[in-house]
RNA sequence: UUCUUAUCCAGAGAGGCGGAGGGACCGGCCCGAUGAAGCCUCGGCAACCGACUGGGAACCUGAACAGAAUCCCAGGAACGGUGCCAAUUCCGGCAGAGUGCAAUUUUCUGGAAGAUGAGAA
Numbered sequence: 001u002u003c004u005u006a007u008c009c010a011g012a013g014a015g016g017c018g019g020a021g022g023g024a025c026c027g028g029c030c031c032g033a034u035g036a037a038g039c040c041u042c043g044g045c046a047a048c049c050g051a052c053u054g055g056g057a058a059c060c061u062g063a064a065c066a067g068a069a070u071c072c073c074a075g076g077a078a079c080g081g082u083g084c085c086a087a088u089u090c091c092g093g094c095a096g097a098g099u100g101c102a103a104u105u106u107u108c109u110g111g112a113a114g115a116u117g118a119g120a121a
Stems, first nucleotide, its partner, number of pairs: 001121008013042005021031003025093004043085003048081003052075006060067002089113001094110005
């Protein structure tokens, strides 16, 4: 970087350095000199993976009790690896449907794009 897959209306910020941008892209709307991005320190949120506990399945070993590794389910916790800590992924973007006199404007569904985890190349 690409592919596959799960999740994305919940949750959680202070200080220091820094000095004008930031919210992926486009449109909108916001945040920002009462200090943006970025970096550092400390703190916090969550529970994706690992680890742990309990249960189960088939297979193997074993005379049997049972044992090892694998897979599945459930659980708590936060030990390890990530992630995250304005606004629903801030809202919309494409398609379909509903309501309606009328829908670019409203509601719903799906999709696209993006983010993060896990796996693979």

The RNA shown here (SAM riboswitch aptamer (S box leader)) has 121 nucleotides and comes from an Anaerolineae bacterium. The source organism's lineage runs through Bacteria, Bacillati, Chloroflexota and Anaerolineae. Model confidence (mean pLDDT): 82 of 100.